[in-house]
RNA sequence: GCGGGCGUAGCCAAAUUGGUAGAGGCGCACGGCUUAGGACCGUGUGGGGUAACCCGUGGGGGUUCGAGUCCUCCCGCCCGCA
Numbered sequence: 001g002c003g004g005g006c007g008u009a010g011c012c013a014a015a016u017u018g019g020u021a022g023a024g025g026c027g028c029a030c031g032g033c034u035u036a037g038g039a040c041c042g043u044g045u046g047g048g049g050u051a052a053c054c055c056g057u058g059g060g061g062g063u064u065c066g067a068g069u070c071c072u073c074c075c076g077c078c079c080g081c082a
Stems, first nucleotide, its partner, number of pairs: 001081007010026003019065001027045006046055003058074005
C1' cells in the first nucleotide's frame, strides 16, 4: 500500500434484514443467609437533572418519517496479502 473483520455501560455481549438501545453474563453497592467468609438468594447499577425531562452505540457528515443497523470521510484495534 491492497483486501477483509471489528468498535454498544467499568468489562464481556445481544438488539434477526432500518421501527421502544442496552436483554443476558461478569464486576460493583446495599441487604439476607453464616460465628466469620466463600457459595447462594433479593434489590439496585450509562451520564446530567430535585423532578418533568434531556443526552448517550469510536468521531464528523449524509439518506430516511425513523439509523447501532444503509452511504461517505476520518480515528483506533485485529486478520490476510504484498